[in-house]
Context: one part of a larger RNA
RNA sequence: UCCGGCGAGUUGCCGGUGCUGGCAAGGUUAAGCGAUCAAGUCGUGGAGCCGCAGGGAAACCAAGCCUAAAUAGGGCCAGAGUCAGCACAGGCAGACCCGAAACCGGGUGAUCUACCCAUGUCCAGGAUGAAGCGGGAGUAAAAUCCCGUGGAGGUCCGAACGCACAUCCGUUGAAAAGGGUGGCGAUGAGGUGUGGGUAGGGGAGAAAUUCCAAUCGAACCCGGAGAUAGCUGGUUCUCCUCGAAAUAGCUUUAGGGCUAGCCUCGGUGCAAUCUGCUGGAGGUAGGGCACUGAAUUCCCGCGGGGGCGUCAAAGCCUACCAAAGGAUAUCAAACUGCGAAUGCCAGACAGAUGGUCACCGGGAGUCAGACCACACGAGAUAAGUUGGGUGGUCAAAAGGGAAAGAGCCCAGACCUGCAGCUAAGGUCCCAAAGUGCGUGUUAAGUGGAAAAGGAUGUGGGAUCUCGAAGACAACUAGGAUGUUGGCUCAGAAGCAGCCAUACAUUCAAAGAGUGCGUAAUAGCUCACUAGUCGAGAGGUCCUGCGCCGAAAAUGAACCGGGGCUAAACACGACACCGAAGCUCAGGAAUCCGAAAGGAUUGGUAGAGGAGCAUUGCUGAAGCGACGAAGCAGUACCGGAAGGAGCUGUGGAGUUUCAGGAAGAGAGAAUGCCGGA
Numbered sequence: 001u002c003c004g005g006c007g008a009g010u011u012g013c014c015g016g017u018g019c020u021g022g023c024a025a026g027g028u029u030a031a032g033c034g035a036u037c038a039a040g041u042c043g044u045g046g047a048g049c050c051g052c053a054g055g056g057a058a059a060c061c062a063a064g065c066c067u068a069a070a071u072a073g074g075g076c077c078a079g080a081g082u083c084a085g086c087a088c089a090g091g092c093a094g095a096c097c098c099g100a101a102a103c104c105g106g107g108u109g110a111u112c113u114a115c116c117c118a119u120g121u122c123c124a125g126g127a128u129g130a131a132g133c134g135g136g137a138g139u140a141a142a143a144u145c146c147c148g149u150g151g152a153g154g155u156c157c158g159a160a161c162g163c164a165c166a167u168c169c170g171u172u173g174a175a176a177a178g179g180g181u182g183g184c185g186a187u188g189a190g191g192u193g194u195g196g197g198u199a200g201g202g203g204a205g206a207a208a209u210u211c212c213a214a215u216c217g218a219a220c221c222c223g224g225a226g227a228u229a230g231c232u233g234g235u236u237c238u239c240c241u242c243g244a245a246a247u248a249g250c251u252u253u254a255g256g257g258c259u260a261g262c263c264u265c266g267g268u269g270c271a272a273u274c275u276g277c278u279g280g281a282g283g284u285a286g287g288g289c290a291c292u293g294a295a296u297u298c299c300c301g302c303g304g305g306g307g308c309g310u311c312a313a314a315g316c317c318u319a320c321c322a323a324a325g326g327a328u329a330u331c332a333a334a335c336u337g338c339g340a341a342u343g344c345c346a347g348a349c350a351g352a353u354g355g356u357c358a359c360c361g362g363g364a365g366u367c368a369g370a371c372c373a374c375a376c377g378a379g380a381u382a383a384g385u386u387g388g389g390u391g392g393u394c395a396a397a398a399g400g401g402a403a404a405g406a407g408c409c410c411a412g413a414c415c416u417g418c419a420g421c422u423a424a425g426g427u428c429c430c431a432a433a434g435u436g437c438g439u440g441u442u443a444a445g446u447g448g449a450a451a452a453g454g455a456u457g458u459g460g461g462a463u464c465u466c467g468a469a470g471a472c473a474a475c476u477a478g479g480a481u482g483u484u485g486g487c488u489c490a491g492a493a494g495c496a497g498c499c500a501u502a503c504a505u506u507c508a509a510a511g512a513g514u515g516c517g518u519a520a521u522a523g524c525u526c527a528c529u530a531g532u533c534g535a536g537a538g539g540u541c542c543u544g545c546g547c548c549g550a551a552a553a554u555g556a557a558c559c560g561g562g563g564c565u566a567a568a569c570a571c572g573a574c575a576c577c578g579a580a581g582c583u584c585a586g587g588a589a590u591c592c593g594a595a596a597g598g599a600u601u602g603g604u605a606g607a608g609g610a611g612c613a614u615u616g617c618u619g620a621a622g623c624g625a626c627g628a629a630g631c632a633g634u635a636c637c638g639g640a641a642g643g644a645g646c647u648g649u650g651g652a653g654u655u656u657c658a659g660g661a662a663g664a665g666a667g668a669a670u671g672c673c674g675g676a
Base pairs, nucleotide, nucleotide: 001676002675003674004673005672006671011093012092013091014090016088017087018086019085020084021083022082023081026050027049028048032044033043034042035041036040054061055060064076065075066074067073096234097233099231103224104223105222106221107220108219114198115197116196117195118194119193120192121191122190123188125157126156127155128153132149133148134147135146136145137144161185162184163183165182166181167180168179169178200216202212203211204210209218237611238610239609240608241607242606247260248259249258250257251256261366262365263363264362265361266360267359268358269357272353273352274351275350276349277347278346279345280344286338287336288335292332293331294330297327298326299325303321304320305318306317307316308315369394370393371392372391373390374389376387377386378385399410400409401408414587415586416585417584419583420582421581425577426576427575428562429561430560434574437572438571439570440569441568447564453548454547457545458544459543460542461541462540463539464538465537466536474532475531476530477529478528480505481504482503485499486498487497511526515524516523588601589600590599591598592597612665614662615661617659618658619657620656621655622654623653630649631648632647633646634645636643637642
């Protein structure tokens, strides 16, 4: 991992609702007792219980009663029950099954280990050489020194023995703690044998939450016990109808619950929603600045600051700040002298819709929601972020499209069909359908990712200026004079700088000079003019499509691919493809309907309905050694669960119908047992 078997809403009592049945103003027995063919059944038993009358706190009254002064008003009441069976959910019980860590009680453990008590035992060899003592030296005597003797020590080196510091190996080991190589202690707070003692909130502890039998922040065994588990997992046949929620309030509540909301089933009523029309309330979007505030510039200027002023002051000045006021132009969720569209409320009528509305009663599930669009808050006008609002989809929805894809676009799958039409999206090939048509645009593979910004890319439009009295470009020629303007300066002559430059003159024209250049001149050039030439030229604005800006991490890799200059983009008209949509043909079920016929049939949690199969039992009818059950094979039948027939095997039971009862259906529970 697989296979087989086992494996989870049960049972008792209680009240409730519904259905069925008996009897009915009544219904019903319980214990007990008797009988009997005895886990039972039949009879007996009327105690008791429910109902038949209610109202009031009660006295009490009574088809009425209470309240009250009330013969007013109001409140409650005046409709058949009861006993069983069945179904459903609930309560009490382990209460669908498995699962804790733990708690308590009574016991068993110190043969491991910790400490203690008693009694034994063990420590090769070597080294060092304390005190004391003896002798000698020494002293007044001592002290002291030397030599010897001696043999002290939690002394030294190092086996046994004990320990466990480093490292390697081992890590489904040779071993549930070991092996190798080194290491530490080794006469001591030493090691060790035997016997004994201390016990679970207790012991022991040179103290680590360390040890107390491979178990220790409280041992182990049995019991309370099926502890409890708002938690996780699992929960077994089929089909049909309907079909949610992820919200509100409260909650030591937030992943749990209760009530409501939303679903379903039964009953009752006949309403409900949408559209049109009419009448309303309102303060959002937008606007606005009188109000409340914010905020810009100017004027004016209370007041303040600064300077001057003789002690003080008056006073004067002020390129400082500045209230109120005036002019100007703005902003606001918590501003409004204005103010929509929608939405909301109500109404008569008309039309439309249909599991459409309300109430009563039985049963639920739901209380983690997700994304998308729109208007908002939070955040950074970040997030596949977070919060609520309105709508949609997913959840619980398959099909087609978006290459691929819960939430986007199209569209809601009863079944069958080698029939048709369409939606979104597409029609060169992969790949169904136009290498289709018309008019333009793009040259960037733009299409097939991006901004500020930049640019004689290119298409369209508008407008201005110049132009046959000759423009624009090019070429030829001129571009002068006062003058080197004045100032400044070493110099400043059109061209460092300052002033003037709407100076003047000669002119076809020529700036007191556009740029280059010089130390300054010079030189080149421009504006401007004439000629040659002969028809458009130049500027600005709006707009379509392109260009640059453009660097990222495995590999082309930002069209799904091939590839495309149309197979790109824009506009227009036509055709076709394309889904489980729609239509057509056949069939099934549900609902409505007298019928004809019509409509409907995606679905998680969940509600409701109808069935299949298994094992006993009761009754009836059968089958079976001329072969039961079981097992194996098989092309048959049924809408499913399922059911036959035949053949083989097997060798003794078994089937059908009608009931009734359940140890009644397996794929999952790190399920249990067995096997491979």